[in-house]
RNA sequence: UUCUUAUCCAGAAAGGCGGAGGGAACAGGCCCGUUGAUGCCUUAGCAACCUUCUUAUAGCGAUAGAAAAGGUGCUAAUUCCUGCCCCAACCAGGGGAAAGAUAAGAG
Numbered sequence: 001u002u003c004u005u006a007u008c009c010a011g012a013a014a015g016g017c018g019g020a021g022g023g024a025a026c027a028g029g030c031c032c033g034u035u036g037a038u039g040c041c042u043u044a045g046c047a048a049c050c051u052u053c054u055u056a057u058a059g060c061g062a063u064a065g066a067a068a069a070g071g072u073g074c075u076a077a078u079u080c081c082u083g084c085c086c087c088a089a090c091c092a093g094g095g096g097a098a099a100g101a102u103a104a105g106a107g
C1' cells in the first nucleotide's frame, strides 16, 4: 500500500508538555477551543476483534457462556450531521451505498 470478511445509535478521563486552531479529505451545517482545544507523553479506564477457558471430544468442530494476563483498538457529539441512490407527491422520516475507522486473514 492493495484485496476479503466482520463491526461502527453501547461504553470509558485525570495529570504533565505544548500554544492555535480542531472535529479524516472537499463543500454546507453544527459543535469543541487561550476557563488552553487538536496533538504528544504518563497513569487510569472501556470494550471484547485476536487470545485463553468451558460447552467438547481419541481428534476436528457449530453454538453459547466466562475471563482480561498478552496483541491491537478506543475513552466530546451516531463514523457529529448532510452530500449519491431508493421509498415517501413535497416535507418530516426511513432504508441502502460510497468514503472512512478498527480488527482478523491474504497478497
Stems, first nucleotide, its partner, number of pairs: 001107008013043005021032003026083004044075003049071002051067004079099001084096004

Predicted 3D model of a 107-nucleotide RNA (SAM riboswitch aptamer (S box leader)) from a Calditrichota bacterium.
Its mean pLDDT, the model's own confidence on a scale to 100, is 85.
The sequence was found by an Rfam model in a public genome assembly.